[in-house]
Molecule: transfer RNA
Organism: uncultured Lachnospiraceae bacterium
RNA sequence: CGGAAUGUGGCUCAGCUUGGUAGAGCGCUUCGUUCGGGACGAAGAGGUCGCAGGUUCAAAUCCUGUCAUUCCGA
Numbered sequence: 001c002g003g004a005a006u007g008u009g010g011c012u013c014a015g016c017u018u019g020g021u022a023g024a025g026c027g028c029u030u031c032g033u034u035c036g037g038g039a040c041g042a043a044g045a046g047g048u049c050g051c052a053g054g055u056u057c058a059a060a061u062c063c064u065g066u067c068a069u070u071c072c073g074a
Stems, first nucleotide, its partner, number of pairs: 001073007010026004020057001028044005050066005
C1' cells in the first nucleotide's frame, strides 16, 4: 500500500440476508424466602447500535467516507 472480517447495555453475543417500538444470557439494584449466606422467585435500572454523511415516510439493518482491532497478500 491492496483485500477481508469484526465493532450493539458492565461482560459474552443475537438481531442485518428480507428496513418498521433495540433483545438474550451472565452481572448490577430492590423486595420475598432463610438465623445469615448461597440458591430460588418477583420487580427494576442500564445501550438509541465505533464515528460522520447520504438514501427513505422510517436505518443497528441499504449506500459512501472514516477510525480501531485482527487476518491475508505485497